[in-house]
Context: one part of a larger RNA
RNA sequence: GAUGAACGCUGGCGGUAUGCUUAACACAUGCAAGUCGAACGAAAUCUUUGGAUUUAGUGGCGGACGGGUGAGUAACGCGUGAGAAUCUGGCUCCAGGUCGGGGACAACAGUUGGAAACGACUGCUAAUACCGGAUGUGCCGAGAGGUAAAAGAUUAAUUGCCUGGAGAUGAGCUCGCGUCUGAUUAGCUAGUUGGUGUGGUAAGAGCGCACCAAGGCGACGAUCAGUAGCUGGUCUGAGAGGAUGAUCAGCCACACUGGGACUGAGACACGGCCCAGACUCCUACGGGAGGCAGCAGUGGGGAAUUUUCCGCAAUGGGCGAAAGCCUGACGGAGCAAUACCGCGUGAGGGAGGAAGGCUCUUGGGUUGUAAACCUCUUUUCUCAGGGAAUAAAAAAAUGAAGGUACCUGAGGAAUAAGCAUCGGCUAACUCCGUGCCAGCAGCCGCGGUAAUACGGAGGAUGCAAGCGUUAUCC
Numbered sequence: 001g002a003u004g005a006a007c008g009c010u011g012g013c014g015g016u017a018u019g020c021u022u023a024a025c026a027c028a029u030g031c032a033a034g035u036c037g038a039a040c041g042a043a044a045u046c047u048u049u050g051g052a053u054u055u056a057g058u059g060g061c062g063g064a065c066g067g068g069u070g071a072g073u074a075a076c077g078c079g080u081g082a083g084a085a086u087c088u089g090g091c092u093c094c095a096g097g098u099c100g101g102g103g104a105c106a107a108c109a110g111u112u113g114g115a116a117a118c119g120a121c122u123g124c125u126a127a128u129a130c131c132g133g134a135u136g137u138g139c140c141g142a143g144a145g146g147u148a149a150a151a152g153a154u155u156a157a158u159u160g161c162c163u164g165g166a167g168a169u170g171a172g173c174u175c176g177c178g179u180c181u182g183a184u185u186a187g188c189u190a191g192u193u194g195g196u197g198u199g200g201u202a203a204g205a206g207c208g209c210a211c212c213a214a215g216g217c218g219a220c221g222a223u224c225a226g227u228a229g230c231u232g233g234u235c236u237g238a239g240a241g242g243a244u245g246a247u248c249a250g251c252c253a254c255a256c257u258g259g260g261a262c263u264g265a266g267a268c269a270c271g272g273c274c275c276a277g278a279c280u281c282c283u284a285c286g287g288g289a290g291g292c293a294g295c296a297g298u299g300g301g302g303a304a305u306u307u308u309c310c311g312c313a314a315u316g317g318g319c320g321a322a323a324g325c326c327u328g329a330c331g332g333a334g335c336a337a338u339a340c341c342g343c344g345u346g347a348g349g350g351a352g353g354a355a356g357g358c359u360c361u362u363g364g365g366u367u368g369u370a371a372a373c374c375u376c377u378u379u380u381c382u383c384a385g386g387g388a389a390u391a392a393a394a395a396a397a398u399g400a401a402g403g404u405a406c407c408u409g410a411g412g413a414a415u416a417a418g419c420a421u422c423g424g425c426u427a428a429c430u431c432c433g434u435g436c437c438a439g440c441a442g443c444c445g446c447g448g449u450a451a452u453a454c455g456g457a458g459g460a461u462g463c464a465a466g467c468g469u470u471a472u473c474c
Stems, first nucleotide, its partner, number of pairs: 001473003005470005012343006018336002020301001025299003029296003034061003039058002042055005068254003077179007086171002091167008099133001101131002108123006138147003152159003180226003187217003192214008229251004233244004256277005279290004307333001309332003315329001316327004346376004356367004381411006390401001418463005423444003429458005439446002
């Protein structure tokens, strides 16, 4: 000098930030991902019989983003630079197509099982759901040839659907270099290292498998062990460097613990599925349900870290043709002197240097222009009145914050000072008490009867809504 700090004493205001560093401990409750009726059948309600509204189900898109955490990871994880054997929903551009058929399954109705969660059977039905046929500029093939797609909707001028090509974006993969400590860890390795073949993947590859060879790494530190998310940055320092990785931004990893795949353009998926385990809950004992490292909040741990708040008005995201709906992202408010910055607690005058306190040689000195008192001012404060920008799109409408910021008027010095230190380092000294006791202390050291070093008082010094202490880094 610095801090995501804590503790002690004290505490007026505003702006801007920040706020579980510990138990990746366990979680009550509410909310955090829905949307589309302009894809589809159906039901209910209203009805001016024109239609309208609502929705459980089928279907589409989105739940792979956004938000959290840092457990694991010493690794192509990250940083930086290069590369080739890849994919990419939605978006943009270009080209072509959208022909003609079929059979189901939910919903629904009936029967029925179960305490529940949730089912079972029979029958009916629609689609942009599903399946054949046709067609190729695509793909395979030397060629012949083979393969092989589509879906419509509405308020009628749009929007969908399929195929191919290009772009953009995003993602997967490979390599060079860099990336903590320990040798009181010296040898490690059998899919191990390479080859051939085959499989596999979007894609290269021992990625998997079969066979063959015996290789590969290591004192330039392999292996093992410990520790740790990495970076832009942050703190310090003249720099070199050292330390660090909260908030913000990029990347990675994780989502009760372990494993697995499904769907999908994208996941091996925080608020999806299956299995196993631990834990909690419900149960009619047969069986079921759950996962806050989302936002609040609770218990626990701890020196220590906030409200079960308001709003989608703005920015952004999902769905939708749109109106719109959803959004604990976000915008705000609340709490905390936690930090930084700013302001105030009055200004001018005022000596018989009042009283009181302290000291004292009884003359005095000091507190001290300090107070009283006089004259002002009103930043703040209280009350009253007015009152935003942020809101933009042809127009209209639309503000959570908020009657906030700000402006005007009135009132009255009114509402506002503490903390540490005073032996030297180090700015600031006397008295009383104590008597190696009680105690102080960062170092040197003080205290055993005149203590400027302990405790109190008066005074002084320093900083100031803070001041000291502790912890950590330079």

Predicted 3D model of a 474-nucleotide part of an RNA (small-subunit ribosomal RNA, 5' domain) from Nostoc sp. CENA274.
The RNAcentral record of the full RNA draws on ENA and SILVA.